[in-house]
RNA sequence: AGAGUUUGAUCCUGGCUCAGAAUGAACUCGGGCUGCGUUCUUAACACAUGCAAGUCGAACGAGAAAUUUCCUUCUUGCAGGAGAGAGUACAGUGGCGCACGGGUGAGUAACACGUGGACAACCUACCUUCGAAUCCGGAACAACAUUGCGAAAGCGAUGCUAAUACCGGAUGAUGUCGUUUUUACCCUGGUAAUUACGACCAAAGACAGCCUCUCCUUGGAAGCUGUUGUUUGAAGAUGGGUCCGCGUACCAUUAGCUUGUUGGUGGGGUAACGGCCUACCAAGGCUGCGAUGGUUAGCUGGUCUGAGAGGAUGAUCAGCCACACUGGAACUGACACACGGUCCAGACUCCUACGGGAGGCAACAGUGAGGAAUUUUGCGCAAUGGGGGAAACCCUGACGCAGCAACGCCGCGUGAGUGAUGAAGGCCCUUGGGUCGUAAAGCUCUGUCAAUGGGAAAGAAUUAACAUCAUCCAAUAGGUGUUGUUAUUGACGGUACCUGUAGAGGAAGCACCGGCUAACUCCGUGCCAGCAGCCGCGGUAACACGGGGGGUGCAAGCGUUAUUCGGAAUUAUUGGGCGUAAAGGGCGCGUAGGCGGUCUUGUCGGUCAGAUGUGAAAGCCCUGGGCUCAACCCAGGAAGUGCAUUUGAAACUGCUCAUCUUGAGUAUGGGAGAGGAGAGUGGAAUUCCCAGUGUAGAGGUGAAAUUCGUAGAUAUUGGGAGGAACACCCGUGGCGAAGGCGACUCUCUGGACCAAUACUGACACUGAGACGCGAAAGCGUGGGGAGCAAACAGGAUUAGAUCCCCUGGUAGUCCACGCCGUAAACGAUGAGAACUAGGUGUAGCGGGUAUUGACCCCUGCUGUGCCGCAGCUAACGCAUUAAGUUCUCCGCCUGGGGAGUACGGCCGCAAGGUUGAAACUCAAAGGAAUUGACGGGGGCCCGCACAAGCGGUGGAGCAUGUGGUUUAAUUCGACGCAACGCGCAGAACCUUACCUGGAUUUGACAUCCUCUGACUGUCCCGGAAGAAAGAUUUGAGUGCCCUUCGGGGAACCCAGUGACAGGUGCUGCAUGGCUGUCGUCAGCUCGUGUCGUGAGAUGUUGGGUUAAGUCCCGCAACGAGCGCAACCCUUACCUUUAGUUGCCACCAUUAAGUUGGGCACUCUAGAGGGACUGCCUGGGUUAACCAGGAGGAAGGUGGGGAUGACGUCAAGUCCUCAUGGCCCUUAUGUCCAGGGCUACACACGUGCUACAAUGGUAUGUACAGAGGGUCGCAAGCUCGCGAGGGUUAGCUAAUCCCUUAAAGCAUAUCUCAGUUCGGAUAGGAGUCUGCAACUCGACUCCUUUAAGUUGGAAUCGCUAGUAAUCGCGGAUCAGCAUGCCGCGCUGAAUACGUUCCCGGGCCUUGUACACACUGCCCGUCACACCACGAGAGUUGAUUGUACCAGAAGUCGUUGGGCUAACCCUUCGGGGAGGCAGGCGCCUAAGGUAUGGUUGAUAAUUAGGGUGAAGUCGUAACAAGG
Repeated sequence: AGAGUUUGAUCCUGGCUCAGAAUGAACUCGGGCUGCGUUCUUAACACAUGCAAGUCGAACGAGAAAUUUCCUUCUUGCAGGAGAGAGUACAGUGGCGCACGGGUGAGUAACACGUGGACAACCUACCUUCGAAUCCGGAACAACAUUGCGAAAGCGAUGCUAAUACCGGAUGAUGUCGUUUUUACCCUGGUAAUUACGACCAAAGACAGCCUCUCCUUGGAAGCUGUUGUUUGAAGAUGGGUCCGCGUACCAUUAGCUUGUUGGUGGGGUAACGGCCUACCAAGGCUGCGAUGGUUAGCUGGUCUGAGAGGAUGAUCAGCCACACUGGAACUGACACACGGUCCAGACUCCUACGGGAGGCAACAGUGAGGAAUUUUGCGCAAUGGGGGAAACCCUGACGCAGCAACGCCGCGUGAGUGAUGAAGGCCCUUGGGUCGUAAAGCUCUGUCAAUGGGAAAGAAUUAACAUCAUCCAAUAGGUGUUGUUAUUGACGGUACCUGUAGAGGAAGCACCGGCUAACUCCGUGCCAGCAGCCGCGGUAACACGGGGGGUGCAAGCGUUAUUCGGAAUUAUUGGGCGUAAAGGGCGCGUAGGCGGUCUUGUCGGUCAGAUGUGAAAGCCCUGGGCUCAACCCAGGAAGUGCAUUUGAAACUGCUCAUCUUGAGUAUGGGAGAGGAGAGUGGAAUUCCCAGUGUAGAGGUGAAAUUCGUAGAUAUUGGGAGGAACACCCGUGGCGAAGGCGACUCUCUGGACCAAUACUGACACUGAGACGCGAAAGCGUGGGGAGCAAACAGGAUUAGAUCCCCUGGUAGUCCACGCCGUAAACGAUGAGAACUAGGUGUAGCGGGUAUUGACCCCUGCUGUGCCGCAGCUAACGCAUUAAGUUCUCCGCCUGGGGAGUACGGCCGCAAGGUUGAAACUCAAAGGAAUUGACGGGGGCCCGCACAAGCGGUGGAGCAUGUGGUUUAAUUCGACGCAACGCGCAGAACCUUACCUGGAUUUGACAUCCUCUGACUGUCCCGGAAGAAAGAUUUGAGUGCCCUUCGGGGAACCCAGUGACAGGUGCUGCAUGGCUGUCGUCAGCUCGUGUCGUGAGAUGUUGGGUUAAGUCCCGCAACGAGCGCAACCCUUACCUUUAGUUGCCACCAUUAAGUUGGGCACUCUAGAGGGACUGCCUGGGUUAACCAGGAGGAAGGUGGGGAUGACGUCAAGUCCUCAUGGCCCUUAUGUCCAGGGCUACACACGUGCUACAAUGGUAUGUACAGAGGGUCGCAAGCUCGCGAGGGUUAGCUAAUCCCUUAAAGCAUAUCUCAGUUCGGAUAGGAGUCUGCAACUCGACUCCUUUAAGUUGGAAUCGCUAGUAAUCGCGGAUCAGCAUGCCGCGCUGAAUACGUUCCCGGGCCUUGUACACACUGCCCGUCACACCACGAGAGUUGAUUGUACCAGAAGUCGUUGGGCUAACCCUUCGGGGAGGCAGGCGCCUAAGGUAUGGUUGAUAAUUAGGGUGAAGUCGUAACAAGG
């Protein structure tokens, strides 16, 4: 620091996801040891048991027992007394403490917390310092005793008693209060002094010691001394209370809230200010800088993360707050409205004798419950701290320790060295080997941890006794303090640490290995099982599933899950955007607010600088130190960006004073304009009405019909009515803020512009709310209504047509008044200001020059367009009218869908508008551009593509292939063109792969090993109903090479063994090779350069031209390659060479080129020539090239062939061959017989023969080319009607044979018919091939004579030696050809042309397609699931209002009952004061009624989302028809 994911690829926008760090964590698997830390995040749920707050006898009264010692009784028990135990224990009065410490985070959005201030508005026990004082009296109540009630808890009655408990009095100020004099400082009512007077208020002792003074007097008391306590005052310290500034979550779908409310006066209350409370008066107070309401939440130091700014969080530690079963209340006290106190109410639990009682773990342990989840009912007060005490000491679940738990952090170990036959074994393998791997074993060592034995700390300071010194004192008592000696105190714990012993011994796992992301192979599985953080893997070769091997990462842990921050500049202050990606308000006016020209004065709020205080400690950071290191701990420093106070500065900003004119505005003079409102006027046209002329149609459409018309339409002429709109002018012209505005005239009226001067003097800009305007449609009331025209009706179209088209037609459109308030209200671009190259139009108004004048030309301002530089932009594009560079203000955006929906509010008569979510779901949605492909887009061009022609197919019969069906099998493959007379150039057996049956197992075939034997061929025998393969047996025969003659070798046969053979078994979607097709179409690319962020472009486009990316010209391109063409073959002409088997002009000759002879010609087959737009004319850009012509056998690639670019179709072929993987191995191999591939209701393709007279039949007769032939072609002769048979010349072929070519021509006949056409089918008889023609061959003869009379929709071939027609040959082959491949004979018609159909090429355009239009994709309906809205209601929670009732309690009032302290007294009592009780105010829980908010749930219902291959249509994307 980034990465993956939208696309065929690209750039951008934008979301999702990952890598990092962290945690009070949990879970899976695995687990050796220390140290330090941490441990109910959930139910503030309920709690058994134990413990967590007591202490003081030096405040007080009272005061045991067990046990034991002694004495007494007859010393047996036993009993009694005394002493010790002991002034001890328990209980009580009293003092202090219990408000600390410990826990929790429910409540609380608040002065609760943080920070900084204030109190001149306050309190403070214990502690410290400084003063003063501590006097005289009195009355009770507990305990206790006696007694009563009660189950208990507990309560009462009578009597006695002490105090540092309680009460009265004295004294009393520097205290408090009131009045009063003065001063200083300071300012809310102050502080400190000061003068005078008045009123009020106090106490408590205890312990120890001593005899100097007084009294009795061995000593004690008063007294003295010391310590401590008490009272009062002042001050300090500590702790608290109150107030204020600032900061402190979300929701505006919470916008208004408030009656003690805001203020005042009087009174009350408090420690203290205050509506804190009360009576009266006034009517205020808060709020868009967010009141009120709702939801959530303890706050902070800090913690986690981050570069930081920030974001998240508030466990442990520390500060503050709040709470203590829930709610309320006060008492005591210095402090509480009190966790382990009281009272009341409520819920719950427990006890009960049913009458009543008791309780509160959110202390420490622990239990149950909840939950994914959180520990021991431990030890000790040794240390630190706290309470009480004079102290010893007691108490202390605070705390110190230990235990459980890898929960976290840190550290250590599980060994080290050497060791290659690279062992065995595993895995992989191309079978060679590689790897685990120096890893192991082996050898040599070490000794951490653990185990075991021994030694052994620090943490201890106190306290007590004694001594010493100092101090108080009369004092060598005593007390206090210093120093020293002695004694004593450790839970942890015999722990840390040190050391001995033995021995590699006891100690390694987890996750991952497709990309991101480090790490690869085998097997299994076969869209199954499964994985997955995102993209995505899995459908038979899975680096992605599961296992094995190997590897990578971390390591006593490793992964997963959850959560936070980061990455995310994805809320953007740092640090984003808004033309098209999400996003500019429809437009204006203007309030608050924000922001603001020039110069001057003052001020100092902002700003800047310095100082001071604070910012607790801990933490983070730095330095140093202590545990062996580290984690951890200690000390010091820095930092803490903040707040406050204070001193300065004065530029900027704010405020203030005065000024200026350039911003803004006003005045004057002009002209322009569909700017607005109202009134009036006009002509053209449509329609309707009247009248005339006139007759059969009109109208409408792609074509029609509905419709109108003989009752007179349409057409045409004249007259009239009425409404609406204003042709031409009209122009990217004008005006307006936008919406919008178009005939003419008048009236009223707004704004802008230009020119020149004058005036005001910042008056400006923007603008949340508010207010106004706002197309069309729509709504209300009343008019109007010609045309047009939603709805509706009819006619067409269509599979349907609730559309498009046609004929009608109502609202509406028009007017007046009032609503609505939205539009792609768009420049998809908010308003204002400034700056930043130009060029060229146009509108308005000026200036200059010039002219008689009009133009032209130069120039200024304002508006409105186009092009274009810099710059910007993802690109497209924008570009002085910015989307450039800046400033000010407003609005808006934050993935797609759900959704501009739901609910709520506001507005509206309604329609609806405005504001505006969530659950759920997806990994994309999107913008611009690129390359293709496609278009019922465009342009150009080509092709038997159409057209023009000729002949066919489709109808018949037959042949053949296919589908289907059948079958034991009908083997398999090929399926639009580009499967279907295709693989098959030839299935009776074989072929053959299929079926049935019979055999066989190292095999029919190959290699290796062992054994035997030459090999081999022939014959015989036997055998199931039968066939063959097979099995068995007999005889004959003895080869080749070498030889030392024993034998060995090669080849072959039989037998055996196992490696292996074999497979037309599967996968052509694992492959090679070969092939088809687009297409013989003209294309397909590369290098360098250039352009572009990039995909890519350019070149290859453009203008011409060509069959052609063929060539020329131009051009940021210049070149090149594969294709085209040419080179090759053949054919057409000529020359030359050569003449046999070919040929014959001449000379002989024959029946015949038959034979001599010849090689001129034909021909054959070698080599050459020839054709190149070379020549001429014209056109064309002087080009390429085109048209015509000449010559020529041939003319513009002469004809034909071979030749097939980059690629496409997962095209075809595993059954030609080769081959990976899988499968079979007594069978899916091999051999054999028979059958099948030849079936047959039917459908299709390709052909043959026909339907006849351009013909059939008969007779005669003429002319080819190219091939084939010895397992062959076969002449001739002969037999047969014939197929053919017999016999046999010739030929290994320019020699012989196949071999008579046929159509044609000549003559004759047939005469339009199912025929002398046609030949199927069938019967009979034959021939040939072959082991064999039954299933299942071809041919011949005789007989039979079927369908068929030119073929529907549709469709095929062909442009010249072509179509058509006619025959001939060959391959395959024993035989079998209508098929295939070739050959020649005869030999046409037509092409105007490119509109259309099909296919193709180039350019361009649109695209939501890229598996590329057989694409993509929308909505209803049906089914399943999910979340949500509405819903008669039902049921909770919470809160408001009104009323009822009202516990405990404070306060007020009363107090007739009761009453110790004080006063008076006649001693009876009275008074003062107090208590109980009563009443009143307030008030918790409760109740009744009625609202608000919010949750759960509900028959039914609405829409939404997601789902495998459902249904109906085809709305969008191309002009998407």
Small-subunit ribosomal RNA from an uncultured prokaryote, 1521 nucleotides, folded computationally. Its mean pLDDT, the model's own confidence on a scale to 100, is 83. Rfam family: Bacterial small subunit ribosomal RNA.